Context: one part of a larger RNA
C1' cells in the first nucleotide's frame, strides 16, 4: 500500500421483503454427464460450461469410424520437358470416386516460337494435428459498479501520502461547501438512435372532408392534400416560473401551465484493471508434429447409441376450461426458381387452373376477444405421449434419421419434497404474428413485432454482490 474478518459507520442493487408467475413431480423436445459404440468427431465446465460454438447434422456440411482409391495432390503461382487441345459425347470395370479405353476438337505467325490445355519431371503444396501457460484478434465476468489515475507542488529517509479526505448533496469521483494542495486525464453526464407532443415542407398512402362518376356494395374512378399516415428539418423541458426549507448544491410541493417533468421512456455506449478466464475449430500467427501420409477424393455408417443423472423448454393435469358456429381489430418483416388473390378438386396435408405483385399499390394475415351452443366435475368431450394403417410435400435419395396430414389407439399426469428461478409498469402473466439460417426440417430453439393487461414495495434487520470511511 491492498486484500481479507461469523469488527464497525454510511449507502446502493428485484439482494431479502412484499406481490404475481415458473422451476424442482409427469410426457415430450433440446444441450450436458456418464455409459455403450468400429466412430459415437471437436471445443465450452461454479457464478461467468450445459437450445452454448450450431442463425437448420439424410447425402453435402464433417473436423470421427469402416471400406474404396490416387500421391505435385482438391485450388494458384514458377522452370524444364512431351502432347494437342479445353469443352462434348460414348464404352468397359466399379457403389462411387477411380482406373482402362475409344470419338469429335486449338489459336497467332512463313517460321523459330509464342498463347491455351493436359501429362511428366523439379519447386513453392497441404495439415480442423498440439500448444489459448509463446500469441494478435475477438469475447465472457466483476459491471452501467463510480471508480482508475496523472503533472506540477506540499508532506514522509523510504514505500508511499496528500489531491480523491471532511460537511451536505446526487443516479453518478453528480454538484457545492470547506481544505496544502492547485489543475488535469480516462471514466459519470451530454452530444447520437428510436419512442412520447407539436409545426414547416413533402404528397400515386389516407379521406369523402368538399364537387362529381359507376354502383348491390368498397376510395372503385375524376379530382383535391384538408385530416390520418408516410418521410426530411425544425420547435419543445430548463427546477425555467411560485411557494417552503438550505451558506450553496440541492430537496419538497394532487403548485401553474404542459403532450411530456425535475433522468419523460428505450436503445447504442463497458474507464484502469481481475479471472495465465474462453477461443491455435472463425481468421491470423511463433514453436513443435505428420508428409504415399496426422494431407486429398469417394460409398456407406456415425455425430440421433441408452440402465441412469443434471440443466434449459414445451404440452398439460381442466370450468377464468374444452369443443362447435358465427363475428371484429395489429405491428412489425418477407416475397420473382417467390409471396400467391379467386376458383376448382380433397375430411385434410396438399394438388390443379390462374389474377396481381420485385411490391405504402399485390400478397402472406392474426390469436387471446366478443356472440350463440353444449360439456357438468368424471382421469372426463381433461391431456395429448405411444402405437397401428393411410396419405402429402421438399429432395438424387427420408431404412438408420424428414416435417405435415387423416383414421384408430389413447400412456403419464389430480398443481409437484428439500430447494429455487424471474419480474417494480405498458413491466409480470397471457395470445398471436413475422424474420434469419434453409430444398426440406427434426424451431417447443433464436431474434424481432403487436393484441390484452395485473399484483406489490412496511421496511434495509437478515440472504447475496457492490461502493466509501
Nucleotide at each position: 500500500u491492498g486484500a481479507c474478518g461469523g469488527g464497525g459507520g454510511c449507502c446502493c442493487g428485484c439482494a431479502c421483503a412484499a406481490g404475481c408467475g415458473g422451476a424442482g413431480g409427469a410426457a415430450c423436445a433440446u444441450g450436458u454427464g456418464g455409459u455403450u459404440u468400429a466412430a459415437u468427431u471437436c471445443g465450452a465446465u461454479g457464478a461467468u460450461a450445459c437450445g452454448c460454438g450450431a442463425g437448420g447434422a439424410a447425402c453435402c456440411u464433417u473436423a470421427c469410424c469402416c471400406g474404396g482409391g490416387a500421391u505435385u495432390g482438391a485450388a494458384c503461382g514458377c522452370g524444364g520437358g512431351g502432347c494437342g487441345a479445353c469443352c462434348g459425347g460414348c464404352g468397359g470395370u466399379g457403389a462411387a470416386a477411380g482406373c482402362c479405353g475409344c470419338c469429335c476438337u486449338c489459336c497467332a505467325g512463313c517460321g523459330a516460337u509464342g498463347g491455351c490445355g493436359c501429362c511428366c519431371c523439379g519447386c513453392g503444396a497441404g495439415g480442423u494435428g498440439c500448444u489459448g501457460c509463446a500469441u494478435g484478434g475477438u469475447u465472457g465476468u466483476c459491471g452501467u459498479c463510480a471508480g482508475c489515475u496523472c503533472g506540477u507542488g506540499c508532506c514522509g529517509u523510504g514505500a508511499g501520502g496528500u489531491g480523491u479526505c471532511g460537511g451536505g448533496u446526487c443516479a453518478a469521483g453528480u454538484c457545492c461547501c470547506a481544505u496544502a494542495a492547485c489543475g488535469a486525464g480516462c471514466g459519470c453526464a451530454a452530444c447520437c438512435c428510436c419512442u412520447g407532443c407539436c409545426g414547416c415542407c413533402a404528397g400515386u398512402u389516407g379521406c369523402u372532408a368538399c364537387c362529381g362518376c359507376c354502383g348491390c356494395a368498397a376510395g372503385g374512378c375524376g379530382a383535391g392534400c384538408a385530416c390520418c399516415c408516410u418521410g426530411u428539418c425544425g420547435g419543445g423541458a430548463c427546477u425555467g416560473c411560485c411557494g417552503c426549507c438550505g451558506c450553496a448544491a440541492g430537496g419538497c410541493g394532487c403548485g401553474a401551465g404542459g403532450a411530456a417533468g425535475g433522468g419523460g421512456g428505450g436503445g447504442a455506449u463497458g474507464a484502469c484493471g481481475u479471472c495465465a478466464a474462453a477461443u491455435c475449430a472463425g481468421c491470423a500467427c511463433g514453436g513443435c508434429c505428420c508428409u504415399u501420409a496426422c494431407a486429398c477424393c469417394c460409398g456407406g455408417g456415425g455425430c440421433g447409441a441408452c440402465a441412469c443423472a443434471c440443466g434449459u423448454g414445451u404440452u398439460a393435469c381442466a370450468a377464468u376450461g374444452g369443443c362447435c358456429g358465427g363475428u371484429a381489430c395489429a405491428g412489425g418483416g418477407g416475397g420473382c426458381c417467390g409471396c400467391c388473390a379467386g376458383c376448382g378438386g380433397g375430411c385434410a396435408a396438399c394438388c390443379g387452373c390462374g389474377c396481381g405483385c420485385g411490391a405504402a399499390u399485390c400478397u402472406c394475415c392474426a390469436a387471446a376477444g366478443c356472440c350463440g351452443g353444449u360439456c357438468c366435475c368424471g382421469g372426463u368431450u381433461c391431456g395429448g405421449a405411444u402405437a397401428g394403417g393411410g396419405g402429402u410435400c421438399u429432395g438424387c435419395a427420408a431404412c438408420c434419421c424428414g416435417a405435415c396430414c387423416c383414421c384408430u389407439u389413447g400412456a403419464a399426469g389430480c398443481u409437484g419434497g428439500a430447494u429455487u428461478c424471474g419480474c417494480u409498469a405498458g413491466u409480470a402473466a397471457u395470445c398471436g404474428c413475422g424474420c434469419a439460417u434453409c430444398a426440406g426440417c427434426c424451431a417447443c430453439g433464436g431474434c424481432g413485432c403487436g393484441g390484452u393487461g395485473a399484483a406489490u414495495a412496511c421496511g434495509u434487520u437478515c440472504c447475496c454482490g457492490g461502493g466509501c470511511c
Record summary:
This is a predicted structure of a 469-nucleotide part of an RNA (small-subunit ribosomal RNA, 3' major domain) from an uncultured bacterium. Its mean pLDDT, the model's own confidence on a scale to 100, is 86.